This is a predicted structure of a 72-nucleotide RNA (transfer RNA) from a Lachnospiraceae bacterium. Its Rfam family is "tRNA". The family's RNA type in Rfam is transfer RNA.
RNA sequence: GCAUCUAUAGUCUAAUGGAUAGAACGCUGGACUCCGAUUCCAGUAAUGUGGGUUCGAUUCCCGCUAGAUGCA
Numbered sequence: 001g002c003a004u005c006u007a008u009a010g011u012c013u014a015a016u017g018g019a020u021a022g023a024a025c026g027c028u029g030g031a032c033u034c035c036g037a038u039u040c041c042a043g044u045a046a047u048g049u050g051g052g053u054u055c056g057a058u059u060c061c062c063g064c065u066a067g068a069u070g071c072a
Stems, first nucleotide, its partner, number of pairs: 001071007010025002013022001018055001026044006048064005
């Protein structure tokens, strides 16, 4: 330099163009306990960025940014 792939809560991850964007771990609060741990209940927090297509975009298309792999 070229090609391909990836980007969603603090972390890991799901979602056929139409759902209040779902779950797990974590964190916070409560219950429980002599105190912790475990367990249970509730809460918290997310679509990398700029455009386009569409009635409607996490999803499709283009650019950019970041990362991974392959070739040179």
Annotation:
RNAcentral records the identical sequence in 4 taxa.